Context: one part of a larger RNA
């Protein structure tokens, strides 16, 4: 020096576990904010660095509930308190909430510096200190009132509203590139990522100037089918409907005109009418259901809780929930927990009960409002720089094409019911509707939040990045990156006490089933590094 065996160290692997996570149904909520929000900074504790709560009234303060023996978060100790005259904790409504921050008297390098009026407090009196008020914008009303004679514009006041933040969902304006076509330029990625307005719990869309071609349907919206069809397409890569049929829901309505009346000199204003199976008109007839919209009762539900059945014995053991033996409940043998493995030991379960107080819902009540219908067809009335068209775009599955249809830009520019759109170039028949105002529940999309359950999902190199004081430590001017790190034990019963040592740490002795369970702490694999001992060079 090797090789084997056994014994330790070192190291963290497996195994076993789960205090966090993924996904996912069902329900709820879907907004907070100048009454100051979302997030912060700085404070508050007998001791108090951190996290938590919390706000100069600070780990809290009031009041009504619940509950019923302990209670002063995490977090232990020393000191010192509260508590059956109900603490303390749990619900509900209040108070208080410093300073940044839309941040808003002004100003700033957030978390600070500073200034006016007005009422207070104190001072001989000034500094000081407490309360309020003092941005901007939009809107509506009085006021005031220039150039400029009336008048406006400015300006003032009051009042109401806005401002910001928010996870995916949703409409609008705007808008790439990679990249595929095996290259590229039309074309594709794709109206996607992104940016910006906007708003809801949902948005938008929505009551036919539709779809159609049946002896037709009859507002929108979601799915299934239609269909990878019909088509578009360097006819390439690729792109891709509609109509009908089945379901899911279902709901209709108001103006604008004619015409009646007010009013005014009039232009117009205002009220009644009225609204596409048209309507004013004139005639007849009929007068309440339905419906909004405001309030609200009984009752149920939510935000705390509460009842809730039924076992012992001996064995083994450090424990008994295992094992024997004998019971017992069950509308309840889900499921956790308890020294091992429990239906009858806890705490739930199955089945009930339960709110001062807020909040959701509510058949219904009440008050207002609204509010039919047929005949006739002479007259009026039915949405104009619209429709249409060139000419340029863009949306439609449709890339110009035979391209209707829908939206803009420039230029032109009807007809008006004997009208007027569409039926995919036009054009005739025929058919189907009625633009050029508006509103409108459900059925559909999401999931930052609460709450309930679910899993041939994970198990600490996995599962969130994060099971731990994680978006932290650490890195970077910054924007932004972004981590490691869970397990003593049933209980702390965490090793009194005596020896050795300066400590560290050790051997006694003690706990404890263990202590090669001693906090560098469950098992504790391998590299690795040692002691023995065999055997070999």
């Nucleotide at each position: 020096g090797g090789c084997a065996u056994g014994c330790g160290g070192u190291g963290a692997a497996u195994g076993c576990c789960u205090a966090g996570g993924c996904g996912c149904c069902g329900g709820g909520a879907g907004c907070c904010g100048a009454u100051g929000a979302a997030g912060g900074a700085c404070g508050c504790g007998g001791u108090a660095a951190g996290c938590u709560g919390c706000g100069a009234a600070a780990a809290g303060c009031u009041a009504c509930g619940u509950u019923g023996a302990g209670u002063c978060g995490c977090a232990a100790g020393c000191a010192g308190a509260c508590c059956u005259u109900g603490a303390c904790a749990c619900g509900u409504a209040g108070a208080u909430a410093u300073c940044c921050g839309a941040a808003u008297a002004g100003g700033a390098a957030a978390a600070c510096c500073c200034u006016g009026c007005c009422g207070g407090a104190g001072u001989u009196a000034u500094g000081u200190c407490c309360g309020g008020c003092a941005a901007c914008c939009u809107u509506a009303a009085a006021g005031c009132c220039a150039a400029u004679c009336c008048a406006u514009a400015a300006c003032u006041u009051u009042a109401a509203g806005g401002a910001g933040g928010c996870a995916a969902c949703c409409c609008g304006g705007g808008g790439a590139a990679c990249u595929g076509a095996a290259a590229c330029a039309u074309c594709u990625a794709a109206g996607u990522a992104c940016c910006c307005g906007g708003a809801g719990g949902a948005a938008g869309a929505g009551a036919a100037a539709g779809a159609a071609a049946a002896c037709u349907c009859g507002a929108u919206u979601c799915c299934c089918c239609c269909a990878g069809u019909a088509g578009c397409g360097g006819c390439g890569a690729g792109c891709g409907a509609a109509g009908c049929g089945g379901g899911a829901a279902g709901a209709g309505c108001c103006c604008a005109a004619a015409c009646c009346g007010a009013a005014g000199c009039a232009a117009u204003u205002c009220g009644g009418g009225g609204u596409a199976u048209g309507g004013a008109c004139a005639c007849u007839c009929a007068u309440a259901a339905a419906g909004a919209u405001a309030u609200u009762a009984a009752g149920a539900c939510c935000u705390a809780g509460u009842u809730g059945a039924a076992u012992g014995a001996c064995u083994u053991g450090g424990g008994a929930a295992a094992g024997u033996c004998a019971g017992c409940c069950a509308u309840a043998g889900a499921a956790a927990g308890u020294u091992a493995a429990a239906g009858c030991c806890u705490u739930g379960u199955a089945a009930g009960c339960g709110a001062a107080a807020g909040g959701u819902u509510g058949a219904g009540a009440u008050a207002u409002c609204c509010g039919g219908a047929g005949u006739g067809g002479a007259u009026c009335c039915g949405g104009a720089g619209u429709a249409c068209c060139a000419c340029g775009a863009g949306a439609c599955a449709c890339g110009g094409g035979a391209a209707a249809u829908c939206u803009c830009g420039u230029g032109g520019g009807a007809a008006g019911g004997c009208g007027g759109g569409g039926g995919g170039c036009c054009c005739a028949c025929c058919c189907c509707c009625c633009a050029a105002g508006g509103c409108u529940a459900a059925a559909u999309a999401c999931u930052c939040c609460c709450c309930g359950g679910c899993g041939a999902c994970c198990g600490a190199u996995a599962g969130u990045g994060a099971a731990c004081c994680a978006g932290u430590a650490c890195c970077g001017u910054g924007a932004g990156g972004g981590a490691a790190a869970g397990g003593u034990g049933a209980a702390a019963a965490g090793c009194a006490c005596c020896u050795c040592g300066g400590a560290a740490g050790a051997g006694g002795a003690g706990u404890g089933a263990a202590a090669u369970a001693g906090a560098a702490c469950c098992u504790g694999a391998a590299a690795c590094c040692g002691c023995a001992u065999g055997c070999u060079u």